[in-house]
Annotation
Predicted 3D model of a 158-nucleotide RNA (Lysine riboswitch aptamer) from uncultured Succiniclasticum sp. The coordinates come from a structure-prediction model, not an experiment, and the mean pLDDT is 85. Taxonomically the source falls in Succiniclasticum (Bacteria, Bacillati, Negativicutes, Acidaminococcales). Rfam family: Lysine riboswitch aptamer. Rfam's curators write: Riboswitches are metabolite binding domains within certain messenger RNAs that serve as precision sensors for their corresponding targets.

C1' cells in the first nucleotide's frame, strides 16, 4: 500500500401497512358585527368569534419486508438550487470544507415537533468494543483488575 473482517437494541435507504396527526386545517350554512396580522397586507363584496355540516394531508412514529453498509453515519460552516411564502423566517437537495463524534443507552437543558413519540446540539453518567500502560494469575495462547487514548483506529492475509 492492497484485500478481507470485528464491535450490536450497530448505522443508513426504500416499499407495504397500522395508529396518531384530527373531528384539526380548508370549505359550506347560519348567528354576529369590526377587527385580524410580526410587518406588508386582508376585512361591511362581512374580520376575529360562536353553532352546525362535509371533512383531509405532510413531516415524524410502530410492525413487516427488501437493500447498501461498519466514518457505517451524523453534526458544523459556506456557495448554489427547489419549495412554503409578499417579507421576516423555515424546510429540503447537491457540492465544497471541516480529523467535531469509536458505539448504543440513561439523565438534564435548549431547539424542531400535535405529542408524553421521535430527533438535533451541549453537558454529565455508567456500560460496551478496541489498542496502549501498570499490577496479579497462568507453561504458552491468554485471563482478571486499574488507568488512559481515539476510528487517520483495531485484527487477519498478501
Nucleotide at each position: 500500500g492492497a484485500u478481507a473482517g470485528a464491535g450490536g437494541c450497530g448505522c443508513g435507504g426504500c416499499g407495504u401497512u397500522c395508529a396518531a396527526g384530527a373531528g384539526u386545517a380548508u370549505c359550506c350554512u347560519g348567528c354576529g358585527g369590526a377587527g385580524a396580522g410580526g410587518c406588508a397586507u386582508c376585512g361591511g363584496u362581512g374580520a376575529g368569534g360562536c353553532a352546525g355540516g362535509c371533512g383531509a394531508a405532510a413531516g415524524g412514529g410502530g410492525a413487516c419486508g427488501c437493500u447498501g453498509c461498519c466514518g457505517a453515519a451524523g453534526g458544523g460552516a459556506c456557495c448554489g438550487g427547489a419549495c412554503c411564502g409578499g417579507c421576516g423566517g423555515g424546510u429540503u437537495c447537491u457540492g465544497u470544507c471541516u480529523a467535531c463524534u469509536g458505539g448504543g443507552c440513561c439523565u438534564g437543558c435548549c431547539g424542531u415537533g400535535a405529542a408524553c413519540a421521535a430527533u438535533g446540539a451541549c453537558a454529565g453518567g455508567a456500560c460496551u468494543g478496541u489498542c496502549g500502560c501498570u499490577g496479579c494469575c497462568g507453561c504458552g495462547c491468554g485471563g482478571c483488575a486499574g488507568c488512559g487514548g481515539a476510528g487517520a483506529g483495531c485484527u487477519a492475509u498478501c